[in-house]
Context: one part of a larger RNA
RNA sequence: GGACGAACGCUGGCGGCGUGCUUAACACAUGCAAGUCAAGGGGAAAGUUUUCUUCGGAGAAUUAGUAUACUGGCGCACGGGUGAGGAAUAUAUAAGUAAUCUACCUAUAGGAAAGGAAUAACCUCGAGAAAUUGGGGCUAAUACCAUAUAAUGCAGCGGCACCGCAUGGUGAUGUUGUUAAAGUAAUUUAUUACGCCUAUAGAUGAGCUUGUAGUCGAUUAGUUUGUUGGUAAGGUAAUGGCUUACCAAGACUACGAUCGAUAGCUGGUCUGAGAGGAUGAUCAGCCACACUGGAACUGAGACACGGUCCAGACUCCUACGGGAGGCAGCAGUGAGGAAUAUUGGGCAAUGGACGAAAGUCUGACCCAGCAACGCCGCGUGGAGGAUGAAGGUCGUAAGAUCGUAAACUCCUUUUUAUAGGGAAGAAAAAGCAGGUUUGUAGCCUGUAUUGACUGUACCUGUAGAAUAAGCCCCGGCUAACUACGUGCCAGCAGCCGCGGUAAUACGUAGGGGGCGAGCGUUGUCC
Numbered sequence: 001g002g003a004c005g006a007a008c009g010c011u012g013g014c015g016g017c018g019u020g021c022u023u024a025a026c027a028c029a030u031g032c033a034a035g036u037c038a039a040g041g042g043g044a045a046a047g048u049u050u051u052c053u054u055c056g057g058a059g060a061a062u063u064a065g066u067a068u069a070c071u072g073g074c075g076c077a078c079g080g081g082u083g084a085g086g087a088a089u090a091u092a093u094a095a096g097u098a099a100u101c102u103a104c105c106u107a108u109a110g111g112a113a114a115g116g117a118a119u120a121a122c123c124u125c126g127a128g129a130a131a132u133u134g135g136g137g138c139u140a141a142u143a144c145c146a147u148a149u150a151a152u153g154c155a156g157c158g159g160c161a162c163c164g165c166a167u168g169g170u171g172a173u174g175u176u177g178u179u180a181a182a183g184u185a186a187u188u189u190a191u192u193a194c195g196c197c198u199a200u201a202g203a204u205g206a207g208c209u210u211g212u213a214g215u216c217g218a219u220u221a222g223u224u225u226g227u228u229g230g231u232a233a234g235g236u237a238a239u240g241g242c243u244u245a246c247c248a249a250g251a252c253u254a255c256g257a258u259c260g261a262u263a264g265c266u267g268g269u270c271u272g273a274g275a276g277g278a279u280g281a282u283c284a285g286c287c288a289c290a291c292u293g294g295a296a297c298u299g300a301g302a303c304a305c306g307g308u309c310c311a312g313a314c315u316c317c318u319a320c321g322g323g324a325g326g327c328a329g330c331a332g333u334g335a336g337g338a339a340u341a342u343u344g345g346g347c348a349a350u351g352g353a354c355g356a357a358a359g360u361c362u363g364a365c366c367c368a369g370c371a372a373c374g375c376c377g378c379g380u381g382g383a384g385g386a387u388g389a390a391g392g393u394c395g396u397a398a399g400a401u402c403g404u405a406a407a408c409u410c411c412u413u414u415u416u417a418u419a420g421g422g423a424a425g426a427a428a429a430a431g432c433a434g435g436u437u438u439g440u441a442g443c444c445u446g447u448a449u450u451g452a453c454u455g456u457a458c459c460u461g462u463a464g465a466a467u468a469a470g471c472c473c474c475g476g477c478u479a480a481c482u483a484c485g486u487g488c489c490a491g492c493a494g495c496c497g498c499g500g501u502a503a504u505a506c507g508u509a510g511g512g513g514g515c516g517a518g519c520g521u522u523g524u525c526c
Base pairs, nucleotide, nucleotide: 001526002525003524004523006522007521008520009519010518013378014377015376016375017374018373019371020370021336026334027333028332030331031330032329035074036073037072039071040070047062048061049060050059051058052057081289082288083287091213092212093211094210095209096208097207100206101205105202106201107200108199109198110197111196113147115145116144122137123136124135125134126133127132153178154177155176156175157174158173160171161170162169163168183194184193185192186191187190215261216260217259222252223251224250227249228248229247230246231245232244233243234242264286265285266284267283268279269278270277271276291312292311293310294309295308314325315324316323317322342368344367345366346365350364351362352361353360354359381411382410383409384408391402392401393400394399416463417462418461419460420459421458425453431447432446433445434444435443436442470515471514472513473512474511475496476495477494481510482509483508484507485506491498492497
């Protein structure tokens, strides 16, 4: 000198764009953050209208096949948070997978026959303070089950061809065995749309393996028994001591094993001419974690932040028998701390889940609020104006200086206040009409609707210099000097050092220098 997720002191006009618990992975009140659906069987109520009435009420229609719970499908493994752990099962990069899987999506080739038994909801009888739960009865499905058909799938046994990278791979083929399926909606009533099943290929996403690279300590020198390898079996989507049995005695290590300490890794960021050094906030990729420890279930995918089970600590409810909970999601609270924001608006846009769609959900996201925390921009007026006014300070008492500075005159209106106008961000999807089409699919054209921010940005008129300057320094380094006060006191100080009676170094004043809505200090890095 530069930089910062900064803090502190003094000061503070505006706008744009960013950023904002670095500490206790400490504990959390409250609300919200993951639902959705032409699969299914049930199916309300308030309100309104109306009929009857013993005036208490009862019935009917509508509300409405709406709301809602339940069975079922898809999603909940994404998105969002945090960096505790982890020095290698991580990350980065380069390869391998002839050792693998992949829901939804795309393409291609086929197929969807004919049946059955249950169960929740519901009704009913209970248990319990509650959470919840037991028995009996009824019912449906794209839920469940067996049958049929079935290959190019899978498995076993054959021979053939081609290829390679060692184990081997690919293709056609013979034979035996084995494995599927579900419907719904619309109307112009035989079609269309969305689904269902099998196989192949792609795409996407993942798993596994290998090489190389990036911290410190030898005041850590030996470490290891599933350890190292083999055979067999099990297990996995898949290789493998991944696991087990048996056999052998290996394997790693001064090119630093083992042990200990520290740490999420990277793209990047800061600095530097570079080499390098430091760092890993925001944004992007990967990993790990979800009160602590362990485990599996479901599923294409989890050993699952807002799922399950077990154990533990903590908090809460309890009728003492037993139960409930997990903000390192968004806000917010307490605590800790030098220190870090609103219990805001909206799904209008972008993206995501579900759905045929309308749409619903979305604290992702888009916006607004708070903070000079940072960067950038603008302003606090401009021109003229000498009796060089008054006043302050200094003074050799002549004057010098603050100083064109002020007053005063003439302008301007960025800002500000007020009045008026007023965007872009919106493209659509859906509906309707037309065209193309076998078609109601798809596509094209036209038309229509949709804005949280927001009456915001911006523009115009009016008023009036009106609303807006501080902070640090002045001995040398280092730009900028005098007076008074103090008297080794009070104090200053980054280093050298100032102060003991004329202090340009302390304090105040005048003057000056620097930067400027900031300035200075502290901390950290280069």
Molecule: small-subunit ribosomal RNA, 5' domain
Organism: Melioribacteraceae bacterium